[in-house]
Predicted 3D model of a 90-nucleotide RNA (c-di-GMP-I-GGC riboswitch aptamer) from a Candidatus Bipolaricaulota bacterium. Taxonomically the source falls in Candidatus Bipolaricaulota (Bacteria, Bacteria candidate phyla). Its Rfam family is "c-di-GMP-I-GGC riboswitch aptamer". Gene Ontology term of the family: cyclic-di-GMP binding. It was read from a public genome assembly, where an Rfam model found it. The model forms 91% of the base pairs in the Rfam consensus.
RNA sequence: CCUGAAAAGGGCAAACCCGUCGUAAGGCGGGGGCGCAAAGCCACGGGCCCUAGGGUUUUAAAAAAUACUAGGGUAGCCGGGCUGCCAGGG
Numbered sequence: 001c002c003u004g005a006a007a008a009g010g011g012c013a014a015a016c017c018c019g020u021c022g023u024a025a026g027g028c029g030g031g032g033g034c035g036c037a038a039a040g041c042c043a044c045g046g047g048c049c050c051u052a053g054g055g056u057u058u059u060a061a062a063a064a065a066u067a068c069u070a071g072g073g074u075a076g077c078c079g080g081g082c083u084g085c086c087a088g089g090g
Stems, first nucleotide, its partner, number of pairs: 001089004011036002016031006034076001040082003044079003047074007055066003
């Protein structure tokens, strides 16, 4: 530096349930275990989701649709950056 078929020591933890924080998306703690070789860390690019705002279309008015602006979330959506265990190979 490349690879993750097998092995050892192990690690993390989706849905769901309980508690808690948040308007929400979602976060954190406990149970749980679908999966994961970076499912360790970072919102830099794209995606998706939430909140607020004022437009446009439609409407009797709402509802709805649509793009935009601002703020937030997701690292278990993808790319990128940083770090790292074991084994095999160079």